Context: one part of a larger RNA
RNA sequence: UUGGGCGUAAAGAGCGUGUAGGCGGCUGGACAAGUCAGAUGUGAAAUCCCUGGGCUUAACCCAGGAAGUGCAUUUGAAACUGUCUUGCUUGAGUAAGGGAGAGGAAAGUGGAAUUCCUGGUGUAGAGGUGAAAUUCGUAGAUAUCAGGAGGAACACCGGUGGCGAAGGCGACUUCCUGGUCCUAUACUGACGCUGAGACGCGAGAGCGUGGGUAGCAAACAGGAUUAGAUACCCUGGUAGUCCACGCUGUAAACGAUGUUCACUAGGUGUUGGGGGUAUUGACCCUUUCAGUGCCGCAGCUAACGCAUUAAGUGAACCGCCUGGGGAGUACGGUCGCAAGAUUAAAACUC
Repeated sequence: UUGGGCGUAAAGAGCGUGUAGGCGGCUGGACAAGUCAGAUGUGAAAUCCCUGGGCUUAACCCAGGAAGUGCAUUUGAAACUGUCUUGCUUGAGUAAGGGAGAGGAAAGUGGAAUUCCUGGUGUAGAGGUGAAAUUCGUAGAUAUCAGGAGGAACACCGGUGGCGAAGGCGACUUCCUGGUCCUAUACUGACGCUGAGACGCGAGAGCGUGGGUAGCAAACAGGAUUAGAUACCCUGGUAGUCCACGCUGUAAACGAUGUUCACUAGGUGUUGGGGGUAUUGACCCUUUCAGUGCCGCAGCUAACGCAUUAAGUGAACCGCCUGGGGAGUACGGUCGCAAGAUUAAAACUC
C1' cells in the first nucleotide's frame, strides 16, 4: 500500500488460446439503477465553530444558533454511465480473385565430406605440437585408385532477406495442413480489446522404455606443461548428440522494452503486393498498403540513448517492483520417476 515506477538503477510473466472480471464505435427512442437538484423526517447529549451571558479576568460554566459532508422517504431532470429496444458502417469478421515464404507434420529421394571394411599401386614412416610424447605403422600404415557399408549434417544460393505467438525453422520431391499480405466489390452489423484462474506450446541439458551410433564429445584413461595442473594443449574415449513414444518446464527464453488502439517532421535502403506514368518488354520515375533496417526533428530520458517498428503524446486491461545481504534459500503446499521446478518467508546483519 497513498504514491511513484518497470530498455541499462528493484521491476514486463518464455509465448499463446481463452473463462470470470474490467473497459468499449456512430445514431433514434424508452426506463430511471448509478448521477444531479429540491422537499420532508432522522442524524442523543457533551465536544468543535459562531453569537451572547455568569464567576474581578482567563481556564471553566450556561443559553441560543450553525454544523453534522450520512441514511430513509418523496418530487423532479435526462447530458453522461447503465438496462431494454430501432437503425448505421468507419472497429471486427466472412465470401471472391491474386501473392510471397527455412511456418508445421509425414513419407520418399540426392550429392559432397568424415569414418570403417575389401581389393590394387607403393614403402617407411605417419600423426600431433610452441616443442614433444602418449598413439598408429614392415602382421604393410600415411598417401593414392576402385568398390562397398553406415550414420549425421545439408557447402554455394544466403542477404540487419523470408516465415512463425514465442521456442524456433535452411538439400530436393510428393501429400496433408496453419497463419499472413494485397485488390476491388458484396455480405454480417460492434460480433471488439485485455485477460486473474485454467488449458496448450516451449532451445539446450536431463530422465524412462526401445532402437541407432559415422563424426563430435561431459565423465574417464594416458601423454605433455607446471612448483603443483584434479585445467588450458595432445592421443584415445563412454554417456550424450540421432530416431520413436512419454516425462521434465527451465535459459542473458533478450529488443534485458507486456498486449491492443489513436495521434505526432522527414530522409534513405531492402522484402511482398497494388495504382499511375513510360516502354516492344524488363528497368526507371511517382504514389499507396504490409513488413524489416539505418539516420534524424520535436518531445522524452539521470545519462546512454529512443525517436511513426517510441523509451514521444494519450486511452484500456493484465503482470511485476518497493534498501543490500540472509535468499529465489528454509518450512509447508502443488507438480515430477528422479534431477528438480513452482509458490515463498523469518531471525540475524550492514
Predicted 3D model of a 350-nucleotide part of an RNA (small-subunit ribosomal RNA, central domain) from a Bdellovibrionota bacterium. Its Rfam family is "Bacterial small subunit ribosomal RNA". NCBI's taxonomy places the organism under Bacteria, Pseudomonadati, Bdellovibrionota.